[in-house]
RNA sequence: UCCACGAAAGAGCACACCCGUCGCGAGGCGGGGCCGCAAAGCCACGGGACUCCCUGAGUCAGCCGGGUUACCGAA
Numbered sequence: 001u002c003c004a005c006g007a008a009a010g011a012g013c014a015c016a017c018c019c020g021u022c023g024c025g026a027g028g029c030g031g032g033g034c035c036g037c038a039a040a041g042c043c044a045c046g047g048g049a050c051u052c053c054c055u056g057a058g059u060c061a062g063c064c065g066g067g068u069u070a071c072c073g074a075a
Stems, first nucleotide, its partner, number of pairs: 005073002012037002017032006035062001041068003045065003048060005
């Protein structure tokens, strides 16, 4: 230094719920919140769940897998 791994510290994210806002909806975004998270960063590629105005169009990356990028450094 790289791969793997996840002790400590620092930094980070933010479930439920509440407020505002957008959307028919699943849900998104902003603020509060703090259940949790070592990728709970990003990407709908595979599976899965969900929505609608259902030959179709969408949502979920905090359901799992995969891809990709990344802070710190004990065993």
This is a predicted structure of a 75-nucleotide RNA (c-di-GMP-I riboswitch aptamer) from Chloroflexi bacterium UBA5189. Its mean pLDDT, the model's own confidence on a scale to 100, is 84. Rfam family: c-di-GMP-I riboswitch aptamer. Gene Ontology term of the family: cyclic-di-GMP binding.